[in-house]
Background
A computed fold for a 1476-nucleotide RNA from an uncultured Desulfobulbaceae bacterium, annotated as small-subunit ribosomal RNA.
RNA sequence: AGAACGAACGCUGGCGGCGUGCUUAACACAUGCAAGUCGAACGGGUAGUUUCCUUCGGGAAGCGAAAGUGGCGCACGGGUGAGUAACGCGUGUACAACCUGUCCAGAUGUCCGGAACAGCCCUCCGAAAGGGGGAUUAAUACCGGAUGAGCCGCGCAGCCGGAAGGCUGCGCGGGAAAGGUGGCCUCUAUUUAUAAGCUGCCGCAUUUGGAGGGGUCUGCGUGCCAUUAGCUUGUUGGGGAGGUAACGGCUCACCAAGGCGACGAUGGCUAGCGGGUCUGAGAGGAUGAUCCGCCACACUGGCACUGAAACACGGGCCAGACUCCUACGGGAGGCAGCAGUGAGGAAUAUUGCGCAAUGGGGGAAACCCUGACGCAGCGACGCCGCGUGGGUGACGAAGGCCUUCGGGUCGUAAAACCCUGUCGGGAGGAAAGAAAUGCGUCCAAGCCAACACCUUGGGCGUUUGACGGUACCUCCAAAGGAAGCACCGGCUAACUCUGUGCCAGCAGCCGCGGUAAUACAGAGGGUGCAAGCGUUGUUCGGAAUUACUGGGCGUAAAGGGCGUGCAGGCGGCUUGUCAAGUCAGAUGUGAAAGCCCACGGCUCAACUGUGGAAGAGCAUUUGAAACUGGCAGGCUUGAGUACCAGAGGGGAAAGUGGAAUUCCCGGCGUAGAGGUGAAAUUCGUAGAUAUCGGGAGGAAUACCGGUGGCGAAGGCGACUUUCUGGCUGGAUACUGACGCUGAGACGCGAAAGCGCGGGGAGCAAACAGAAUUAGAUACCCUGGUAGUCCACGCCCUAAACGAUGAAUGUUAGUCGUCGGAUAGCUAGUCUAUUCGGUGAUGCAGCUAACGCAUUAAACAUUCCGCCUGGGGAGUACGGUCGCAAGGUUAAAACUCAAAGGAAUUGACGGGGGCCCGCACAAGCGGUGGAGUAUGUGGUUUAAUUCGAUGCAACGCGAAGAACCUUACCUGGUCUUGACAUCCCGGGAAUUCCCUUGAAAGGGGGAAGUGCCUCGCAAGAGGAGCUUGGAGACAGGUGCUGCAUGGCUGUCGUCAGCUCGUGUCGUGAGAUGUUGGGUUAAGUCCCGCAACGAGCGCAACCCCCGCCGUCAGUUGCCAGCAUUCAGUUGGGCACUCUGACGGGACCGCCGGCGUCAAGCCGGAGGAAGGCGGGGAUGACGUCAAGUCCUCAUGGCCUUUAUGACCAGGGCUACACACGUACUACAAUGGCCGGUACAGAGGGCUGCGACACCGCGAGGUGAAGCCAAUCCCUAAAAGCCGGUCUCAGUCCGGAUCGGAGCCUGCAACUCGGCUCCGUGACGUUGGAAUCGCUAGUAAUCGCGGAUCAGCACGCCGCGGUGAAUACGUUCCCGGGCCUUGUACACACCGCCUGUCACACCACGGGAGUCGAUUGCACCAGAAGCAGCUGGGCGAACCUUCGGGACGCAGGCUGCCAAGGUAUGGUCGGUGACUGGGG
Repeated sequence: AGAACGAACGCUGGCGGCGUGCUUAACACAUGCAAGUCGAACGGGUAGUUUCCUUCGGGAAGCGAAAGUGGCGCACGGGUGAGUAACGCGUGUACAACCUGUCCAGAUGUCCGGAACAGCCCUCCGAAAGGGGGAUUAAUACCGGAUGAGCCGCGCAGCCGGAAGGCUGCGCGGGAAAGGUGGCCUCUAUUUAUAAGCUGCCGCAUUUGGAGGGGUCUGCGUGCCAUUAGCUUGUUGGGGAGGUAACGGCUCACCAAGGCGACGAUGGCUAGCGGGUCUGAGAGGAUGAUCCGCCACACUGGCACUGAAACACGGGCCAGACUCCUACGGGAGGCAGCAGUGAGGAAUAUUGCGCAAUGGGGGAAACCCUGACGCAGCGACGCCGCGUGGGUGACGAAGGCCUUCGGGUCGUAAAACCCUGUCGGGAGGAAAGAAAUGCGUCCAAGCCAACACCUUGGGCGUUUGACGGUACCUCCAAAGGAAGCACCGGCUAACUCUGUGCCAGCAGCCGCGGUAAUACAGAGGGUGCAAGCGUUGUUCGGAAUUACUGGGCGUAAAGGGCGUGCAGGCGGCUUGUCAAGUCAGAUGUGAAAGCCCACGGCUCAACUGUGGAAGAGCAUUUGAAACUGGCAGGCUUGAGUACCAGAGGGGAAAGUGGAAUUCCCGGCGUAGAGGUGAAAUUCGUAGAUAUCGGGAGGAAUACCGGUGGCGAAGGCGACUUUCUGGCUGGAUACUGACGCUGAGACGCGAAAGCGCGGGGAGCAAACAGAAUUAGAUACCCUGGUAGUCCACGCCCUAAACGAUGAAUGUUAGUCGUCGGAUAGCUAGUCUAUUCGGUGAUGCAGCUAACGCAUUAAACAUUCCGCCUGGGGAGUACGGUCGCAAGGUUAAAACUCAAAGGAAUUGACGGGGGCCCGCACAAGCGGUGGAGUAUGUGGUUUAAUUCGAUGCAACGCGAAGAACCUUACCUGGUCUUGACAUCCCGGGAAUUCCCUUGAAAGGGGGAAGUGCCUCGCAAGAGGAGCUUGGAGACAGGUGCUGCAUGGCUGUCGUCAGCUCGUGUCGUGAGAUGUUGGGUUAAGUCCCGCAACGAGCGCAACCCCCGCCGUCAGUUGCCAGCAUUCAGUUGGGCACUCUGACGGGACCGCCGGCGUCAAGCCGGAGGAAGGCGGGGAUGACGUCAAGUCCUCAUGGCCUUUAUGACCAGGGCUACACACGUACUACAAUGGCCGGUACAGAGGGCUGCGACACCGCGAGGUGAAGCCAAUCCCUAAAAGCCGGUCUCAGUCCGGAUCGGAGCCUGCAACUCGGCUCCGUGACGUUGGAAUCGCUAGUAAUCGCGGAUCAGCACGCCGCGGUGAAUACGUUCCCGGGCCUUGUACACACCGCCUGUCACACCACGGGAGUCGAUUGCACCAGAAGCAGCUGGGCGAACCUUCGGGACGCAGGCUGCCAAGGUAUGGUCGGUGACUGGGG
């Protein structure tokens, strides 16, 4: 990523249907409505009306509202979820312990009397609300009596039942009622008609039963906290009494002392419960809106009354808080009913219509009431449906965006053409929901004396619609009115451009953004959903991430330190029995709705109707008996006991040794000792150390000694004795499951530590001193106290580790070792077998891997303990233990996106092994000091152009800045341009002159016509060049080397870097490439789960070294001739030249080595073990260097960041550094003489020679396009001379003068020469560089660049050393191995304190609040009891009174309230503590 929601918020919004809508303040409520009805129970009778009468004034009668008496209802319906962890709810029983108005069915009755009170009237009080008094009065209101089968109470008997009981019968006692209304005249009375009466209906009373409803008991189930462990006095029980509809401590007195609790009582916190709902494969988890069932509540607390039912939402009383009215005396009120208001909040609707339907109350009915309900309104809040158009349409239009500039894409999309008509709009038509009831009429049946009446049933007619003129149908016009939202880095479907530049911002996680951002913002495009889309919140899922299904604990979090053992859990073989568990069948229940299935109704769907199915559980019952369990019995293999034998540092106590240290005494003896890396503190001439003898005292027990022994663990080590626990082996006998584990509990438990008393040799925290060091509160040293030791008592922890709980069984081996037993022989220090311990290695199996592997971490079973991301923290608080230290139990806030395990590849190590390199060492010469040159930094400047910056920048780019170069600065100029392509016009190109200007540039003039094609010619066209013009464009040494190519540096000429296939590993990866040898080398050999291969190494290439062949001029000259001279003849033998070959390969010999590779030595050889040198640079590293060689993306610039010119600058100068040159001198300087190279270069060139000049050089000039001529002298060297240790005859800087050369031009700013001048410098601090042989050192020569300019660079030859023991150390590198917490890889990572800012938490003198316990005071209303002197209609009465009742009083119970004292929770608090 999914699903869901009573949602909210953002953007957007066409229609309809069905649902749904205060989750917060059970906060407060204005206003209206939400429960009344009955006149057929009763008196009454307004307004008015009807009829009659009327003296027309009115009167009478009927109907009739309000209010009242009375009846029924108001306990339903509707709301809410505060309380409640409870028999409250769910489920299943039970009531033989109960009630039930109205309704239904049955039975019987309904007789005779009486007295009042409202209303109304009069009167009084009060503002009001309301109240008092008097008089009259009706009833289905109230009272008395009669009768009473059944009913109730008591007693007796019988029957039944498991039972406290039930049923039946008998006896005694008790106990009812009310009438209303319609009709009729059969009977009686009188007058048609009425009354008695009859009759119908509705009531009333008693009772039996039913239905439905309710009450009660009970099994089981139903949150979190044990940091709540003990709770309880009506408490538990009893018989008795009271009370209730009913059982019961429900209540009361008495008696007994019980009851509950680790299977969680009590307490605290939270919460209405269920059907269901959401999610999930399921098991589960979460939830309890709407609908249904139950409960609880009605401003808060308490109380009862009435009633069938209430302790009563729209009833009452009291108390309290609040609000309102008031005349201040006193009153009124309760929306958690429907609307509505305020408040709270992210947030939740109209003060609508109607009783037409359904349902309810009353009524005989009509009917009335009904904010239940039916509808409508508001909200995209949800679910469902529909639409916003369909077809054709390419020049793929315009436009947007992108572009590699070709094009691509939006896109058939649009336009255009042709259609359709849903929704919306207009017009017209138009349902169903309505069936009853009533009324009228007809028929039938029942009732009856009756064809009245009445009741019931049926037919016909009539009556009733809030929604609403709504659904639906038809017609009209018309594509017309109707699309958005989120996303596009990965997860995750969807990509480009621009802007921005670690900013602005995004972000669910990982993470994006520092100039090329698919991640920010916008755009184009795309993707996904769609009248919605996103976001937020919440739940489940994914999460096997609490694991019942379905996890773990050696190292990731996790085995208790160890044992004994109560409870609990689990338990060997066998027989019988029971049937609790278990299994099977049946029955009941499992409400409806919902889920699922089928069919049906709205056009479909959502929604809904009917029917069906399913269902865990619970209960009852019938059966089965294998397994578990209970009971009874048996068995021996688990376990145990007895007997024999055995090993052992097992434990406790007492005692006894020897060695050593120290101390004391004495002897001997003298200057040191001791200690260390080195020292010092310390001891010692007052005699130490060393040494000998004697003594004291404490502690520990060398050797044996061993992955050896014992113990549960901690732990246990001299010897002897005593006491004592466990273990092993052997063979028999006995008991007969007696067993395993083990929460709590109890015991043991190293070291350190604590208490009391001893002891104290050595050692030694603390402490002191001496060292070390930047410091050294350490390591090292000298001392030294607790302690270490003993006894007694505490503490109770540990890396208490095998980091591995205990027990049992099963599952290959091999080799050790300890203790027994058995067997064998060769008789031992033997072998084999077996039991029990303790080790090593190893198969299967297991494991993430490492590893474990009969002593399991394998395969199984049982029981216990423990774990659930890191930090905070094993901490705080609380409890508990402790003398204390502290132990144990054990959180949260907050914070992080990880922490961690094992293994892999690298890198690294002041790890190890092996090995290289001028790496060190051994040497030689330098640098660092001086002067100068040159480069750099810095500074300066108009500019001092730019780049290079550890090695690997700094005589580097630059193989050569006076102009040019040149990129910089100043000034003067140009704008299609200095340069390229295209187009148009003019001109041949080209050369020369004048003028202006610093030049660039500008102006003017002269000469002069060519080549190709066509053409007779004139002329036209073209190539090339030039000039003028327009625009596309040019140009940029501007930026980015961190966008790049190419090239280069570096590690490093180091020996490495990889691949294919195979094999091993879950994998990263390994193997090969490691190992043994060897090499300069991954060079080669051998071995090997590897076998091969590639890039590197080596070789092939070039130069040098020897020889040969070929060739013989310009080179060479042995012999001959000749000359000053290989000058010439001659020759090419030699040297040489330059082309091709040969030669060297550990080939030969010896030794070593693994019969190898190879190494060592030798011979031969010019050369010997890669002969010397060069070229050659693997995979890669350093975002190394270069956009200023070149190329190139992007960006920037376009009368300038381009181009031209003059002058200046790159050459500056207090300084600092690098690289060089020259020196400081006698191994030298100077003077004279003299010898020997190599490799190069030369025609705008090298220039002999001659002359001139002191010289640089000049003049003239031969030769040479070079083995021919020239540069060209080589220098050091050698010979001779001089200088004699001095700032010099060293050294040459600097400066002055005079010149030469190059060049358009030497001022800034060239080189050289001569004369003069003669600075620093007398061998260089710390430090540092090069070099291993033709090398270093030293000496000169040439070349590139170049007009000129070389101490630089690149080359060349001459002379020509010293040293290397060796690999410990420094630096760099290679291979193997090891550790790792590193992986931008040790220039890594990272700990703690302190400082500053912030956050949450603990403690805290206290303080404030909430809640609760206990004790006491108090006591409203109410109820009960007592009393009742006051009062009273019904009954009795002998009329006096009595019975009975009421007010009042008292008592009891009791809410609020009060006092005192505790507990718990929370807020806050100076300061303080640690944490992040």
Its Rfam family is "Bacterial small subunit ribosomal RNA".